[in-house]
Context: one part of a larger RNA
RNA sequence: CUGGGCGUAAAGGGAGUGUAGGUGGUUUGGAAAGUUGGAUGUGAAAUCUUACGGCUUAACCGUAAAAUUGCAUUCAAUACUCCCAUUCUAGAGUGCAGGAGAGGAGAGCGGAACUCCUAGUGUAGCGGUGGAAUGCGCAGAUAUUAGGAGGAACACCAAAAGCGAAGGCAGCUCUCUGGCCUGUUACUGACACUGAAACUCGAAAGCUGGGGUAGCAAACAGGAUUAGAUACCCUGGUAGUCCCAGCUGUAAACGAUGGGCACUAGACGUGGGGAUUAUCUCCGUGUCGAAGCUAACGCAUUAAGUGCCCCGCCUGGGGAGUACGGUCGCAAGACUGAAACUC
Numbered sequence: 001c002u003g004g005g006c007g008u009a010a011a012g013g014g015a016g017u018g019u020a021g022g023u024g025g026u027u028u029g030g031a032a033a034g035u036u037g038g039a040u041g042u043g044a045a046a047u048c049u050u051a052c053g054g055c056u057u058a059a060c061c062g063u064a065a066a067a068u069u070g071c072a073u074u075c076a077a078u079a080c081u082c083c084c085a086u087u088c089u090a091g092a093g094u095g096c097a098g099g100a101g102a103g104g105a106g107a108g109c110g111g112a113a114c115u116c117c118u119a120g121u122g123u124a125g126c127g128g129u130g131g132a133a134u135g136c137g138c139a140g141a142u143a144u145u146a147g148g149a150g151g152a153a154c155a156c157c158a159a160a161a162g163c164g165a166a167g168g169c170a171g172c173u174c175u176c177u178g179g180c181c182u183g184u185u186a187c188u189g190a191c192a193c194u195g196a197a198a199c200u201c202g203a204a205a206g207c208u209g210g211g212g213u214a215g216c217a218a219a220c221a222g223g224a225u226u227a228g229a230u231a232c233c234c235u236g237g238u239a240g241u242c243c244c245a246g247c248u249g250u251a252a253a254c255g256a257u258g259g260g261c262a263c264u265a266g267a268c269g270u271g272g273g274g275a276u277u278a279u280c281u282c283c284g285u286g287u288c289g290a291a292g293c294u295a296a297c298g299c300a301u302u303a304a305g306u307g308c309c310c311c312g313c314c315u316g317g318g319g320a321g322u323a324c325g326g327u328c329g330c331a332a333g334a335c336u337g338a339a340a341c342u343c
Stems, first nucleotide, its partner, number of pairs: 003315004007297002012311001014201004021194003025088001028085003033081002035077008049065006091191001092188003095184005103177007110154001114150008125136002162169002206247006215241002220236004258310006266288010292299002316343003325336004
């Protein structure tokens, strides 16, 4: 390379937009590049194969045929693919009429809880644990009442529910805004699918500058526990967690399952539409199960079934996601990514 594979054995890119490329619905006509057939030329000889023959056989040798599956020229065929015109509406998109939603961005508002501050009442404890102690408290704590300040998160509703490409998204209101679904069949007429590169998005932690800091809390300190205890438990507590601007680009980024199209039994539940008037249809989301598939587990119209198109990836374990080089980054590091050696 071929082949075989990628839910769990090695293997689906974290996700999207999309360039090149690959692939591509329907009618008719043309052309004849691919494709198919014929003819001619060439495809050295030897070798190989077959037949016959020569050395007493064999190896070996001779003669003839076949083969040389290729290439070129030329004549034809036109089903399929390509190409040039052309037609259509089933793919795709647009319009119109409706619909659901924690989809995104910005601004404003709200109540509960918490901590702190002030004042009142009030007195000796509070707190914490398996039990304690550190800690707080007569300079009046804890408890309780009233007032004030602040930051962060939004109980109930809440759901196997909904939305988003993924990450993810939840108090309420307003403004701006993306996508999706249903109905209609008015319009365009293949405008499609996938997608190397490229670009954009991308939890948490982390980084830079500026702000903010109630609670929580790496590090750190103390108290316990213990043989020790750099832990588990307790009392404190700084980065951080929050906001703005930028960077980082990784996760068990998981359905450990790439995207698209078509086909293939059902049963029960659920969300959003539509049609009728009473079971039918479209989209989404679950559970169980037939055929089939699977090493098994299991999957099963949301496939891991049956097929087609495109991309990514795997090729024994360790060494190693390491070294070196390169690109990116402020750094941390990320991406790309070996070999010796060893079993």

The part of an RNA shown here (small-subunit ribosomal RNA, central domain) has 343 nucleotides and comes from Acetofilamentum sp.
Its mean pLDDT, the model's own confidence on a scale to 100, is 88.